[in-house]
Molecule: Glycine riboswitch aptamer
Organism: uncultured Actinosynnema sp.
RNA sequence: UCGCGCGGGAGAGUCCCCGGAAGGGGCGCCGAAGGAGCAACUCCUCCCCGGAAUCUCUCAGGCACAGCUACCGCCCGA
Numbered sequence: 001u002c003g004c005g006c007g008g009g010a011g012a013g014u015c016c017c018c019g020g021a022a023g024g025g026g027c028g029c030c031g032a033a034g035g036a037g038c039a040a041c042u043c044c045u046c047c048c049c050g051g052a053a054u055c056u057c058u059c060a061g062g063c064a065c066a067g068c069u070a071c072c073g074c075c076c077g078a
Stems, first nucleotide, its partner, number of pairs: 001078003005074004013027001015026004028063003034059001035057003041051002
C1' cells in the first nucleotide's frame, strides 16, 4: 500500500395519487456506492506529463426499514 472480516458512521418527503399489500407514478430533495468535470493540492530545478478531493455535476444511486455507503479504528494475509 492492497484485500477480507468486525465495529463505528450520515444526508434528503412516506408530500400527493393509484393499490388490500408489495410496489408503481408525479413533483420536490440528498450525495459518502459508482461515474464524470474543474482543479485546490501533489510530483519535478522549472515547464510539460502524471496523480488527484470531503469541491462541483446529479448520469446512475438514494430520500420509513434496509443497503453496493466515503471515512475512521482493530484483526489477519500478501